This is a predicted complex of two RNAs, RNase P RNA and transfer RNA, with 463 nucleotides together. Rfam match: Bacterial RNase P class A. About the family: Ribonuclease P (RNase P) is a ubiquitous endoribonuclease, found in archaea, bacteria and eukarya as well as chloroplasts and mitochondria. By type it is a ribozyme. The coordinates come from a structure-prediction model, not an experiment, and the mean pLDDT is 80.
RNA sequence: CGAGCCGGCCGGGCGGCCGCGUCGAGUGUCCAGGGUUCGUCCCUGGCCCUCGCCGAGGAAAGUCCGGGCUCCACAGAGCAAGGUGGUGGGCAACACCCACCCGGGGUGACCCGCGGGACAGUGCCACAGAAAACAGACCGCCGGCCCCGAGAGAUCGGGACCGGUAAGGGUGAAACGGUGGUGUAAGAGACCACCAGCGCCCGAGGUGACUCGGGCGGCUAGGUAAACCCCACCUGGAGCAAGGUCAGACAGGGAGCGUUCGAGGGCUGCUCGCCCGAGCUCCCGGGUAGGCCGCUGGAGGCUGUCGGCAACGGCAGCCCUAGAUGGAUGGCCGCCGGCGCCGGAGCAAUCCGGCGUCACAGAACCCGGCUUACAGGCCGACUCGUCCG
RNA sequence: GCGGGUGUAGCUCAAUGGCAGAGCCCCAGCCUUCCAAGCUGGCCAUGCCGGUUCGAUCCCGGUCACCCGCUCCA
Numbered sequence: 001c002g003a004g005c006c007g008g009c010c011g012g013g014c015g016g017c018c019g020c021g022u023c024g025a026g027u028g029u030c031c032a033g034g035g036u037u038c039g040u041c042c043c044u045g046g047c048c049c050u051c052g053c054c055g056a057g058g059a060a061a062g063u064c065c066g067g068g069c070u071c072c073a074c075a076g077a078g079c080a081a082g083g084u085g086g087u088g089g090g091c092a093a094c095a096c097c098c099a100c101c102c103g104g105g106g107u108g109a110c111c112c113g114c115g116g117g118a119c120a121g122u123g124c125c126a127c128a129g130a131a132a133a134c135a136g137a138c139c140g141c142c143g144g145c146c147c148c149g150a151g152a153g154a155u156c157g158g159g160a161c162c163g164g165u166a167a168g169g170g171u172g173a174a175a176c177g178g179u180g181g182u183g184u185a186a187g188a189g190a191c192c193a194c195c196a197g198c199g200c201c202c203g204a205g206g207u208g209a210c211u212c213g214g215g216c217g218g219c220u221a222g223g224u225a226a227a228c229c230c231c232a233c234c235u236g237g238a239g240c241a242a243g244g245u246c247a248g249a250c251a252g253g254g255a256g257c258g259u260u261c262g263a264g265g266g267c268u269g270c271u272c273g274c275c276c277g278a279g280c281u282c283c284c285g286g287g288u289a290g291g292c293c294g295c296u297g298g299a300g301g302c303u304g305u306c307g308g309c310a311a312c313g314g315c316a317g318c319c320c321u322a323g324a325u326g327g328a329u330g331g332c333c334g335c336c337g338g339c340g341c342c343g344g345a346g347c348a349a350u351c352c353g354g355c356g357u358c359a360c361a362g363a364a365c366c367c368g369g370c371u372u373a374c375a376g377g378c379c380g381a382c383u384c385g386u387c388c389g
Numbered sequence: 390g391c392g393g394g395u396g397u398a399g400c401u402c403a404a405u406g407g408c409a410g411a412g413c414c415c416c417a418g419c420c421u422u423c424c425a426a427g428c429u430g431g432c433c434a435u436g437c438c439g440g441u442u443c444g445a446u447c448c449c450g451g452u453c454a455c456c457c458g459c460u461c462c463a
Stems, first nucleotide, its partner, number of pairs: 001385004006380005012336007020055002023052004028047001030046006057360001061371002064369005069239004076272004081235005086100005101115001102113004116230002121228002123224003138169002140165005146159005177195006196220001198217008243293004252284006264276003286462002300319008337358009390459007399413004407443001415431005436452005
């Protein structure tokens, strides 16, 4: 210098004008309620105006997981259903994070893995192919016997039948270990050597997943569990439209079931158990479309230090202001900044001017994650290649 | 905001993990003097991106689009 890989961070800045929302203060020929010593006086709330503080994100998003919180019996049992799935840690918890193991990819930094079980059982493996799971003779190879032809004969060639053979060909995603030899009529783990793999035993290391070494064995056991299933562990249900409270409005009618032989509800798919229990369900019709609480300071952040490889944890100090409810946080202008294009100056580096552009997207009870979207830019660690010293 | 569901031809629907089909529509031909009906043939699709598997409309994950339900009183 080029190419790459991993992690962290920012995601426009300043000024002017206009505008929006919460909160606080002030004010008023305004409105409502209340008090009253009756003074157009006082209190509370609303509304208008003025001033002041503050006012979106790294993903606020998708709503895919996990919690807090609230209510339902403080929360029960069994089945079912769903989820998770190497090991050890972290965390409030998790399907998240960290470290390691195993498998795969890359020259490497590093990356990827829904990564338990297919000798508990069941199912499936299309097409092709002879045969697809306790396999299987299509071609080929070999033996026996018979027939035909050639030949003096030995023998050779062709064909039918019976049998042997999984070494070779061919099919397939997958064909029941691989290579070499012995052996044989031809062959075959039939036998031997080496290698791969499986199971059991022993020893060493590690908390563990697992790794390394040695011995023995039968010589080989297909794939699929993001198919049913088995094993281990986890899960009660609903969700801030949860839930509570205040105010206000109206108009009831009909049908069915039921009142201790108990409807219906809490709870969800079922069963049991427990509790509440006189109303419940459906149809027609009616009213309201309000206020307040929940509502924002929390498993919060930053810095230092200690423990730990790390995730993270302990301690100390400092910091902190969105809470809308048809839903505020915006618009215009100027300067600066980044990027792109054009023009000019200059040998060049570069400078000047003009134009365009600056993303993805926006809180709605609150947190921890994951995933997805994103113009452009900054910082740091590391790897490979080339050149120079 | 919360909960649930669905994406297959132009439309309405099928399809055990094994060559994606039916009806209507459209196009062409035959038949008819012409039209309709009828007959024959044709065109057209698994929302998108990955994964598991030999193989995916189907199973799993992500994403996009669409649909449905959910306030209170009585």